Model confidence (mean pLDDT): 78 of 100. This is a predicted complex of two RNAs, RNase P RNA and transfer RNA, with 472 nucleotides together. Rfam match: Bacterial RNase P class A. Rfam classes the family as a ribozyme.
[in-house]
RNA sequence: CGAGUCGGCCGGGCGGCCGCGUGCCGGGCGCUUCGGCGCACCGGCCCGAGGAACGUCCGGACUCCACCGGGCACGGUGCUGGGUAACACCCAGUCGGGGCGACCCGCAGGACAGUGCCACAGAGAACAAACCGCCGAUGGCGGGACCGGUCUCCGGAGCGGCCCCGCACAGGUAAGGGUGAAACGGUGCGGUAAGAGCGCACCAGCACCCGGGGCGACCCGGGUGGCUCGGCAAACCCCACCGGGAGCAAGGCCACGCAGGGGGAGGACGGCCCGUCCGUAGACACCCCCGGGUAGGCCGCUGGAGCCGGCGGGCAACCGCCGGCCGAGAGGGAUGGCCGCCACCGGCGGUUCUCAGGAACCGCCGGCACAGAAUCCGGCGUACAGGCCGACUCGCCAC
RNA sequence: GGCCCCGUCGUCCAGAGGCCUAGGACGCUGCGCUCUCAAGGCUGAGACGCCGGUUCGAAUCCGGUCGGGGCUG
Numbered sequence: 001c002g003a004g005u006c007g008g009c010c011g012g013g014c015g016g017c018c019g020c021g022u023g024c025c026g027g028g029c030g031c032u033u034c035g036g037c038g039c040a041c042c043g044g045c046c047c048g049a050g051g052a053a054c055g056u057c058c059g060g061a062c063u064c065c066a067c068c069g070g071g072c073a074c075g076g077u078g079c080u081g082g083g084u085a086a087c088a089c090c091c092a093g094u095c096g097g098g099g100c101g102a103c104c105c106g107c108a109g110g111a112c113a114g115u116g117c118c119a120c121a122g123a124g125a126a127c128a129a130a131c132c133g134c135c136g137a138u139g140g141c142g143g144g145a146c147c148g149g150u151c152u153c154c155g156g157a158g159c160g161g162c163c164c165c166g167c168a169c170a171g172g173u174a175a176g177g178g179u180g181a182a183a184c185g186g187u188g189c190g191g192u193a194a195g196a197g198c199g200c201a202c203c204a205g206c207a208c209c210c211g212g213g214g215c216g217a218c219c220c221g222g223g224u225g226g227c228u229c230g231g232c233a234a235a236c237c238c239c240a241c242c243g244g245g246a247g248c249a250a251g252g253c254c255a256c257g258c259a260g261g262g263g264g265a266g267g268a269c270g271g272c273c274c275g276u277c278c279g280u281a282g283a284c285a286c287c288c289c290c291g292g293g294u295a296g297g298c299c300g301c302u303g304g305a306g307c308c309g310g311c312g313g314g315c316a317a318c319c320g321c322c323g324g325c326c327g328a329g330a331g332g333g334a335u336g337g338c339c340g341c342c343a344c345c346g347g348c349g350g351u352u353c354u355c356a357g358g359a360a361c362c363g364c365c366g367g368c369a370c371a372g373a374a375u376c377c378g379g380c381g382u383a384c385a386g387g388c389c390g391a392c393u394c395g396c397c398a399c
Numbered sequence: 400g401g402c403c404c405c406g407u408c409g410u411c412c413a414g415a416g417g418c419c420u421a422g423g424a425c426g427c428u429g430c431g432c433u434c435u436c437a438a439g440g441c442u443g444a445g446a447c448g449c450c451g452g453u454u455c456g457a458a459u460c461c462g463g464u465c466g467g468g469g470c471u472g
Base pairs, nucleotide, nucleotide: 001395002394003393004392005391006390007389008388009387010386012342013341014340015339016338017337018336020048021047023045024044025043026042027041028039029038030037031036050370054381055380057379058378059377060376061375062247063246064245065244069274070273071272072271074243075242076241077240078239079093080092081091082090083089094108095106096105097104098103109238110237114236115235116232117231118230131177132176133173134172135171138170139169140167141166142165143164144163146161147160148159150157151156185203186202187201188200189199190198204228206225207224208223209222210221211220212219213218251299252298253297254296261290262289263288264287266278267277268276306325307324308323309322310321311320312319313318344367345366346365347364348363349362350361351360352359353358400471401470402469403468404467405466406465409425410424411423412422417455427443429441430440448464449463450462451461452460
């Protein structure tokens, strides 16, 4: 200098004018039981969106279902250890895969508990199979040489044995060809009729045993064995662990209003069963359904697993102690608009410098993302103009 | 705000690991019939919302994303 990896952070700044929302203070107006209360009235002060407030994909707090009890079903998670209120998250490691490397990725338990699936192609697809090819040892068929004895019209005929050649009928063969995502270990030597873990050596893999290291997943080393056992569980399933349901429009209180008008024996639990409780049986109501009415206010509501700094523990995630700080709370739903200067990015023009690639300065124009609280937190995922800092890897050049 | 459901030709539906080069109806294109139009006949075009993953193989299973719909005081 070029190419790249990882981690952290910012995501406009300053000023002026106008405006919006909560809270507090002062005034004005209205009501009043004189305590106060209300206001879309005026002024002042403090505060006023985000790293994702988003998607609503997980996990909790909180509230109600009387308490939230048991079992089945159903759903979720899935290497190990730790962190946490909890998690499908985070940290540290193990194993597998990718990259020269920094580093990255992984829903990563079990396929000798069982069931199921493996299309097409191919001969054969799961305790496999013979299409081409190779062989044909053994048996079969055909031919030939030799030997033995039998018959004879002396030319031969037929039988048995042994050897050779041919056929490829039975049969053997998974080394080679070919098919496929996948064909029942790989290489070499021996062996054989041809072959084959059939035998042997080495290698890979599996199971079991022993020794060592680690909390553990697992790793390292040695031995034995049969010589080799396919894949899919984001298919059913098995194993281990977790999960009761609903959601702040949860839920509670006040006011206004309507018809206590009709029906039910069930309801609380949501798929089922058991247990428990409430109700019916008993005049109304309280329980459930229908119907009717209300569409106003208050609480929940924002101080919390909070933020910042320091010290300590831990490789880290994180935890503990001390000190300091308060940073939105609406309910038609606020956080905005205009102008000026600066910063950043892009384009155009001009001047200067230049190693001719560009650089600096000036002027003009344009742009400045993704997106916006609604009960609150912890994560994940996704979107994002532009920019900053740190650590590291590879390549080339110079000293 | 909260909680659910669904995306397949232009429209409405099947298909739920391979037989999918995705099937049917209506609609559409062209031809033919007719004096002309319609109906009927023949023929053709046309889709798995998008991006990743699992698998030999994905419309189908899993995750993310985009879009649409419903319920709820």